[in-house]
The prediction has a mean pLDDT of 84.
SAM riboswitch aptamer (S box leader) from a Chitinophagaceae bacterium, 97 nucleotides, folded computationally.
It was read from a public genome assembly, where an Rfam model found it.
RNA sequence: AACUUAUCCAGAAAGGCUGAGGGACUGGCCCGAUGAAGCCUUGGCAACCUGAUUUUCAAGGUGCCAAUUCCGACUCCUUCAAGGAGGCAGAUAAGAC
Numbered sequence: 001a002a003c004u005u006a007u008c009c010a011g012a013a014a015g016g017c018u019g020a021g022g023g024a025c026u027g028g029c030c031c032g033a034u035g036a037a038g039c040c041u042u043g044g045c046a047a048c049c050u051g052a053u054u055u056u057c058a059a060g061g062u063g064c065c066a067a068u069u070c071c072g073a074c075u076c077c078u079u080c081a082a083g084g085a086g087g088c089a090g091a092u093a094a095g096a097c
């Protein structure tokens, strides 16, 4: 890299260094010198794996801490303003190879 399964409308940021981008891709729409991304420190959320005294609790391994995975994109339905369902893609975890 590719495969399988599950989840994705909840939740959770401060400081330091630094200095212009970031939100996967694409079209929008947003965030950003009242400081983006990155790195470091501290803090927090959550509960997939894990452990226990197992309808619960804990927090060791991950993960995460703007906006529903920010929204759409492809198909179908209701109906022409929008809404709903599914799919694709992506992310994370666990597993398998």
Base pairs, nucleotide, nucleotide: 003095004094005093006092007091008090013042014041015040016039017038021031022030023029026072027071028070043065044064045063048061049060050058051057052056069089074086075085076084077083078082